[in-house]
Context: one part of a larger RNA
């Protein structure tokens, strides 16, 4: 000077508490470990590893295993010798690769290119080490905090600034000081969202006016015609303790209540993560040093495994019902995505899909039906008109192909489950809870994962304990 204290004061933080909803109890998804295997490729392991890398494991993916073949190679560049196009086409062998027969034969400025053979030198390697690394990450933590220059002090190490006294979300500001200053950081600029002006005017709107079609009517469809309202997307304004009072002080910083206002004290959300810890994580994204293999630890291929099941755990999804499910009936989104694609009306199927092909490179067409909600009716407390797991049987889709090992739909079938011990997690507002919708990967899908977006919409607000930061002095045989 650190670190550490089951010392001591302050102070933050869904840490506690208050409370809401879960997880541990059941099924069943999916990762994980553990066993099994010929292999069930590797990697992530408290927090910060287990719906992680994987935003798509039938075949490919694939990196493993069997068996079948290749050996300058699947791919880059050069050298030297010989061929002559290769490539495509036909055959035989065969699971394919592959191997073997025919067939076929190119530009050219004549220098050679171009391809194939054969030999070399290299190619290749998801082989090892993340404790040789670069880059990129998680993480303490968006936590207020990390240093420097000059000075000064102290023999140094070092202090000192950055402590103190207020305050703040903040090392944020004020005020005091041997200190003055500055830089990384907090803030703000940026991007969404909430109010308002102006521009914009189609594909977007329809309030006034014409006119057409249905209609007793009110009214709905529609073309004109308009751009007024919503709206799309740009441009500006607006919030700054600026006004007022009051507290606290020295003149502060600021607290506290109030006007006005779409918003009030950082309005909400994103991005944005200092100096540094874990020799944290990544040689399997890519790069890369050394070490290793080289008729194999490389390269093809078919087959299988990565989907295995006595079991442990971990996240999630369904549900045990009546604030519920059923059935009919009827409103209201956003925010995405469509050309090897999104597909309307029409018909056929009970259905999952089919047949078709309008329109749509899209504020135009399509995907699209939002669902809870509300309104009628049913069930009447029962393992039930709850619950859907196993199974059994018919088909539908994607694909070369669903036996291992895909999704979907119908009919049957109807487990376990009656709110779950000890413990344990999330959340503070349009938040939790609850219901749907849409993307990316993607032939299909194991998506109940993931990342958006609306809809309906709550409890609790006090500070003492755990925990977990942060400073400040203290003790210490540790540095």
């Nucleotide at each position: 000077u650190g670190a550490c204290g089951g010392g001591g004061g302050c102070c933050c933080g869904c840490a506690c508490a208050a409370g809401c909803g879960g997880c541990g109890g059941a099924g069943c998804g999916u990762g994980u470990g553990g066993c099994u295997u010929a292999a069930u490729u590797c990697g992530a392991u408290g927090c910060a590893a287990c719906g992680c890398g994987a935003a798509g494991a039938a075949c490919c993916u694939u990196a493993c295993c069997u068996g079948g073949g290749c050996u300058u190679g699947a791919c880059a560049u050069g050298u030297a010798c010989g061929g002559u196009a290769a490539a495509g086409c036909g055959g035989g062998u065969g699971a394919a690769a592959g191997c073997c027969c025919g067939u076929g034969u190119c530009c050219u400025u004549c220098g050679g290119g171009g391809c194939c053979g054969u030999a070399c030198a290299c190619a290749g390697g998801u082989g090892g080490u993340g404790c040789a690394u670069g880059g990129c990450u998680g993480u303490c933590g968006u936590c207020a905090g990390c240093u420097c220059g000059u000075g000064u002090c102290g023999u140094g190490a070092g202090a000192u600034g950055u402590u103190g006294g207020g305050u703040u979300a903040a090392g944020u500001c004020c005020c005091g000081c041997a200190a003055c200053g500055a830089g990384c950081g907090c803030a703000a600029c940026c991007c969404c969202u909430g109010c308002g002006u102006c521009c914009u005017g189609u594909u977007g709107c329809c309030a006034c006016c014409c006119g057409g079609u249905c209609g007793a009517g009110a009214g709905a469809c529609u073309g004109g015609a308009g751009c007024a309202c919503u709206c799309u997307g740009g441009a500006c304004g607006g919030a700054c303790u600026g006004c007022c009072u009051c507290g606290c002080u020295u003149c502060a910083a600021c607290g506290a209540g109030g006007a006005g206002g779409a918003a009030g004290g950082u309005g909400g959300g994103g991005a944005u993560g200092a100096c540094g810890u874990c020799a944290a994580g990544u040689c399997a994204g890519u790069a890369u040093g050394g070490c290793c293999c080289u008729u194999a630890c490389g390269g093809c291929c078919a087959g299988g495994g990565c989907u295995g099941c006595a079991c442990a755990c971990g996240u999630a999804c369904u549900a045990c019902a009546a604030u519920g499910c059923c059935c009919g009936g009827c409103a209201c989104a956003a925010a995405g995505g469509g050309a090897a694609g999104c597909a309307a009306g029409a018909c056929c199927g009970c259905g999952a899909g089919g047949u078709g092909g309008a329109g749509c490179a899209a504020a135009u067409c399509c995907c699209c039906a939002a669902a809870a909600a509300c309104c009628g009716g049913g069930c009447c407390c029962a393992g039930u008109u709850c619950a859907g797991a196993u199974u059994g049987a018919a088909g539908g889709c994607u694909g070369c192909a669903a036996c291992u090992c895909g999704c979907c739909u119908u009919c049957a079938u109807g487990a376990a489950g009656c709110u779950g011990g000890a413990a344990u997690c999330g959340c503070u507002a349009g938040u939790a809870a609850u219901g749907g919708c849409g993307c990316a990967u993607c032939a299909g899908c194991u998506a109940c994962g993931g990342c958006g977006c609306c809809g309906u919409g709550a409890u609790a607000c006090a500070a003492u304990c755990c925990c977990c930061a942060g400073g400040c002095g203290u003790g210490u045989a540790c540095u």
This is a predicted structure of a 479-nucleotide part of an RNA (small-subunit ribosomal RNA, 3' major domain) from an uncultured bacterium. Rfam family: Bacterial small subunit ribosomal RNA. Rfam links the family to the GO terms structural constituent of ribosome and ribosome. The prediction has a mean pLDDT of 81. RNAcentral holds the full RNA, with entries from ENA and SILVA.